[in-house]
Description: This is a predicted structure of a 130-nucleotide RNA (FMN riboswitch aptamer (RFN element)). Model confidence (mean pLDDT): 79 of 100. It was read from a public genome assembly, where an Rfam model found it. The model forms 100% of the base pairs in the Rfam consensus.

RNA sequence: AACCUGUUUCAGGGCGAGGUGAAAUUCCUCACCGGUGGUAAAGUCCACGAACAGAUGCUGUAGUCACAGUAUCUGCCGAUUCGGUGAAAUUCCGAAACCGACGGUAUAGUCCGGAUAAGAGAAACAUUGC
Numbered sequence: 001a002a003c004c005u006g007u008u009u010c011a012g013g014g015c016g017a018g019g020u021g022a023a024a025u026u027c028c029u030c031a032c033c034g035g036u037g038g039u040a041a042a043g044u045c046c047a048c049g050a051a052c053a054g055a056u057g058c059u060g061u062a063g064u065c066a067c068a069g070u071a072u073c074u075g076c077c078g079a080u081u082c083g084g085u086g087a088a089a090u091u092c093c094g095a096a097a098c099c100g101a102c103g104g105u106a107u108a109g110u111c112c113g114g115a116u117a118a119g120a121g122a123a124a125c126a127u128u129g130c
Stems, first nucleotide, its partner, number of pairs: 005126006016030004031110002033100002035048004043098002052075010080096005102113003
């Protein structure tokens, strides 16, 4: 210095103003926000995580239908263009757009909840071997 293993810690932001209404941070007008790795610096490219759906195994409750938890696998998985600079940018600059799980509630990316959870991954430390 590199690799392997282990431990610990960290690891998601955002409704402010006005309008309508019996009721809306949910509708309407404006506002605001952007997980992780890659790559010319990215919410919109590529890959991943989470969420959501299903199957199977295990555990618990129940008692033959099911419910809950958990593990694995599979599926699903939103949205961008134009101009400029440059060797290189759907990433920068300028402009104009667009998107955002599930449950609750007057219809929610921003409130409440599962979640003091999980996690892509990041950092630090330690050990072993070469």